The RNA shown here (FMN riboswitch aptamer (RFN element)) has 125 nucleotides. Of the family's consensus pairs, 97% are formed in the model. The sequence was found by an Rfam model in a public genome assembly.
[in-house]
RNA sequence: AAUAUUCUUUGGGGAAUGGUGAAAUUCCAUACCGGCAGUAAAGUCUGCGAACGCGGAAUAUUUUCCGCGCCGAUCGGGUGAGAUUCCCGAACCGACGGUCAAAGUCCGGAUGAGAAAAGAAAGAA
Numbered sequence: 001a002a003u004a005u006u007c008u009u010u011g012g013g014g015a016a017u018g019g020u021g022a023a024a025u026u027c028c029a030u031a032c033c034g035g036c037a038g039u040a041a042a043g044u045c046u047g048c049g050a051a052c053g054c055g056g057a058a059u060a061u062u063u064u065c066c067g068c069g070c071c072g073a074u075c076g077g078g079u080g081a082g083a084u085u086c087c088c089g090a091a092c093c094g095a096c097g098g099u100c101a102a103a104g105u106c107c108g109g110a111u112g113a114g115a116a117a118a119g120a121a122a123g124a125a
Base pairs, nucleotide, nucleotide: 005121006120007119008118009117010116016030017029018028019027031105032104033094034093035048036047037046038045043092044091052069053068054067055066056065057064058063074090075089076088077087078086096108097107098106
């Protein structure tokens, strides 16, 4: 010095204007948003997390842990050694429950969980 280890903190954004209607931030027109790591800088590549489902284990008996499953969407041109990542253009996608009316944007589980990031401790082998 690096790594194992322990602790702390951080760790998801977005409905503006108009239309129809008894009723819509849910429909229609236009608008707005984009978790983490990798890689030439990525919502659409690869991997991961969240959410949802199934099974198992533990336990303070309703919560935790583990495993498995499920898991949306991009092309064309340009530059370049290298880009589905940059630039130009045109597209596309978005869990579950709720709701006077169908939701990526409202409300709720969630003051939760978490990929991971930063810092600190210890300074063992």